Background:
Predicted 3D model of a 305-nucleotide RNA (Bacterial RNase P class A) from Parasutterella muris. Its mean pLDDT, the model's own confidence on a scale to 100, is 79.
RNA sequence: GAAGUCUGUCAGGCGAUCGCAGGGGAGAAAGACCUCGGAGGAAAGUCCGGACUCCAUAGGACGGUGUAGGAGGUAACGCCUCUCCGCCGCAAGGCGAGGAUUAGAGCUACAGAGACGAGCCGAUUUAGUUCGGGUGAAACGAGCAAUCUCUACACGGAGCAACAUCAAAUAGGCAGCUGCUGACCCUGUCCGGCGAGGCUGCGGGUAGAUGGCUCGAUCCCAAGGGUGACUUUGGGACUAGAUGAAUGACCGCCAAGGCGUUUUUCAACGCUGAACAGAAUCCGGCUUAUAGACGGACUUCGCGC
Repeated sequence: GAAGUCUGUCAGGCGAUCGCAGGGGAGAAAGACCUCGGAGGAAAGUCCGGACUCCAUAGGACGGUGUAGGAGGUAACGCCUCUCCGCCGCAAGGCGAGGAUUAGAGCUACAGAGACGAGCCGAUUUAGUUCGGGUGAAACGAGCAAUCUCUACACGGAGCAACAUCAAAUAGGCAGCUGCUGACCCUGUCCGGCGAGGCUGCGGGUAGAUGGCUCGAUCCCAAGGGUGACUUUGGGACUAGAUGAAUGACCGCCAAGGCGUUUUUCAACGCUGAACAGAAUCCGGCUUAUAGACGGACUUCGCGC
């Protein structure tokens, strides 16, 4: 210098204008005003595992689902780490659907007589008795569990629209009182009419409101332990919590980087400066989408010293 492998980080910054929903201030209150903070590395798919909540749950058996070399990490996992074996790659590395076929069943293309029950060709024998040939990956030798099955281990269900508290109107329920000796209603009163309800209380559920709700197996740094995943101790940080659901638009300046022109080079000038997407109880993973930028470790080849 070229070509690669693995892995990590970021996903522009500042300012102005107009807006959005929320918290706080002031205010009798609404608006206006002041002030504070306001999406992601995947918030996505909802695939796996948990926290949390409610329901179910003596014990045993059968069944179902999942996982599968060994050891470890973790709250847990189908995740991650180390390692053995196999395959791929010159290598760094990558991939693995890697328990069991002496429990049983099923299957084994083409070729071949025949894939496990029969039997082709040749030789042989008292005897389909024995041997050989040919086909094929495999001819009583086996292979396949990405077929059933067996073994070991794990697993109850639903999900924040969970769940809890407060609680209208209407309808219905229960209790008490009252009403055909005429209530209620027409109708404020009297007459008249009508004809079986009326009033009060209680309780359940619904609308609605509030809680759950965001500080958490959290993040960062240092030191110690460990090959590593990870963990212990100490210090520091706070980062949306809305509920038909806000987090936006536009302009200017700057900037990593990219492109072009001039130039031997250094450099100067101009243009550009772009992605995927988007919270809805929270967390750990996996997978998928993604313009571009910046690192770290390592491998192979070439050149120079």